The prediction has a mean pLDDT of 90. Predicted 3D model of a 350-nucleotide part of an RNA (small-subunit ribosomal RNA, central domain) from an uncultured prokaryote. Its Rfam family is "Bacterial small subunit ribosomal RNA". Its family is annotated with structural constituent of ribosome and ribosome in the Gene Ontology.
Context: one part of a larger RNA
RNA sequence: CUGGGCAUAAAGCGCGCGUAGGCGGCUUUGUAAGUCGGUUGUGAAAUCCCCCAGCUCAACUGGGGAACUGCGACCGAUACUGCAAGGCUUGAGGCUUGGAGGGGGGUGUGGAAUUCCCGGUGGAGCGGUGAAAUGCGUAGAGAUCGGGAGGAACGCCGGUGGCGAAAGCGGCACUCUGGACAAGUUCUGACGCUGAGGUGCGAAAGCCAGGGGAGCAAACGGGAUUAGAUACCCCGGUAGUCCUGGCCGUAAACGAUGGGCACUAGGUAGUGCCGGUAUCUAUUCCGGCGCUGCUGGAGCGAAUGUUUUAAGUGCCCCGCCUGGGGAGUACGGUCGCAAGACUAAAACUC
Numbered sequence: 001c002u003g004g005g006c007a008u009a010a011a012g013c014g015c016g017c018g019u020a021g022g023c024g025g026c027u028u029u030g031u032a033a034g035u036c037g038g039u040u041g042u043g044a045a046a047u048c049c050c051c052c053a054g055c056u057c058a059a060c061u062g063g064g065g066a067a068c069u070g071c072g073a074c075c076g077a078u079a080c081u082g083c084a085a086g087g088c089u090u091g092a093g094g095c096u097u098g099g100a101g102g103g104g105g106g107u108g109u110g111g112a113a114u115u116c117c118c119g120g121u122g123g124a125g126c127g128g129u130g131a132a133a134u135g136c137g138u139a140g141a142g143a144u145c146g147g148g149a150g151g152a153a154c155g156c157c158g159g160u161g162g163c164g165a166a167a168g169c170g171g172c173a174c175u176c177u178g179g180a181c182a183a184g185u186u187c188u189g190a191c192g193c194u195g196a197g198g199u200g201c202g203a204a205a206g207c208c209a210g211g212g213g214a215g216c217a218a219a220c221g222g223g224a225u226u227a228g229a230u231a232c233c234c235c236g237g238u239a240g241u242c243c244u245g246g247c248c249g250u251a252a253a254c255g256a257u258g259g260g261c262a263c264u265a266g267g268u269a270g271u272g273c274c275g276g277u278a279u280c281u282a283u284u285c286c287g288g289c290g291c292u293g294c295u296g297g298a299g300c301g302a303a304u305g306u307u308u309u310a311a312g313u314g315c316c317c318c319g320c321c322u323g324g325g326g327a328g329u330a331c332g333g334u335c336g337c338a339a340g341a342c343u344a345a346a347a348c349u350c
Stems, first nucleotide, its partner, number of pairs: 003322004007304002012318001014201004021194003025088007033081002035077008049065006091191001092188003095184004103177007110154001115149007125136002162169002206247006215241002220236004258317006266295011299306002323350003332343004
């Protein structure tokens, strides 16, 4: 390189936006670049192949042919692709109306609870465990009542439910703002898909500066347990967890399943919207579209399983894999304040 692959065997970038590139709907005309046919020139000789011949045979050698799958020119074909011009509406987008939603940012606000502080009642324990002890408490703890402070998180509703590209998002109100969906079929007229580089977002932990600090809690101290116990259990407790600004850029970032389009039995449930049916009334019956589950025939699969939300059948584009260890390491480079991240070998060994 060809090939075969990527849910679980090695393998889908954590997720978007998007540059180059690749690929691209229906139709008309032109062109004839790709493509196809013919003619012609060239494609040195030798070699390879076929036939014949010469050394006794063969190797070898000689002669003839074919071939040299290529390139150029000319003539022609026009289905497909390209290019140019034009048309179309089903792809894509816009518009109008409508409802759903923990989608995002900001500001404000509420109640429960924990803790702390003050005061009242009260008077010996409380707490904790397998059992204890450390710890707290007559300087009045725990319990209980009243008042106050502060921080963080939002019970029930809550769901196999909703939203978001992913990370993720849950009290309430206001405000700014993104996306999706349904119905109308009014407009644009292929404006599309993917996406190497690039760029943005990106849980937790961690880092820098400033604030904040109730609860929890790495580290740390103590009590136990134990042969030991740098643990599991208990009493404390600092970073941190929270906010603002700036870094980091990772994860079992998982559906371990890249994105798009088309096609391929059903059954059942949830959710959003719409239409129909019934003398009126639809959460209830029938149907359509979007999303989310379960189950399942065919197919696929090594099996487990998957199955219109494909891992089925096809096409397009990207990423990635190529025996185990060494190693996601060294070196170099880029990035970072650092921690480290990204890129990424070899010797050697089985």